[in-house]
A computed fold for a 139-nucleotide RNA from Pseudocoprococcus catus, annotated as FMN riboswitch aptamer (RFN element). NCBI's taxonomy places the organism under Bacteria, Clostridia, Lachnospirales, Lachnospiraceae, Pseudocoprococcus. The RNAcentral record of the sequence draws on Ribocentre. The model forms 100% of the base pairs in the Rfam consensus.
RNA sequence: ACAUCUUUUCAGGGCAGGGUGCAAGUCCCUACCGGCGGUAAAGCCCGCGAGCGAAGAAGAAUGGCAUGAUUAUUUUUCGGAUGCAUGAUCCGGUGAGAUUCCGGAGCCGACAGUAUAGUCUGGAUGAGAGAGAAGAAGA
Numbered sequence: 001a002c003a004u005c006u007u008u009u010c011a012g013g014g015c016a017g018g019g020u021g022c023a024a025g026u027c028c029c030u031a032c033c034g035g036c037g038g039u040a041a042a043g044c045c046c047g048c049g050a051g052c053g054a055a056g057a058a059g060a061a062u063g064g065c066a067u068g069a070u071u072a073u074u075u076u077u078c079g080g081a082u083g084c085a086u087g088a089u090c091c092g093g094u095g096a097g098a099u100u101c102c103g104g105a106g107c108c109g110a111c112a113g114u115a116u117a118g119u120c121u122g123g124a125u126g127a128g129a130g131a132g133a134a135g136a137a138g139a
Stems, first nucleotide, its partner, number of pairs: 002138001004136007017029003031119002033109002035048004043107002051084002056078008089105005111122003
């Protein structure tokens, strides 16, 4: 240094100002924000994560049978597919190389709640792409 296993830590930002209105951080003007891996440094190129959830696993309850094995139904927990869902960019410059840098102009943002929400509240003291640390045995 390498791959494997175990334990452990970390792992998301943002409505300032004004308008309308009974009421809006939700509408309108305007402001602000940008997870992880890859690659010339990326919200908008490729891929991943967050939602749903199949197979499968474990437990509980009830019923059938004389009992047991077992089986049916209901339910709880785990699990997480090759499954479903899943937004957005162009022009110019530099360069060997950039939809990533520089300049310019654009665009996008789950679900539930509520006056219609990327920014509020909630599921979430959750989950998690992944990043780091320690240890084990190994060649």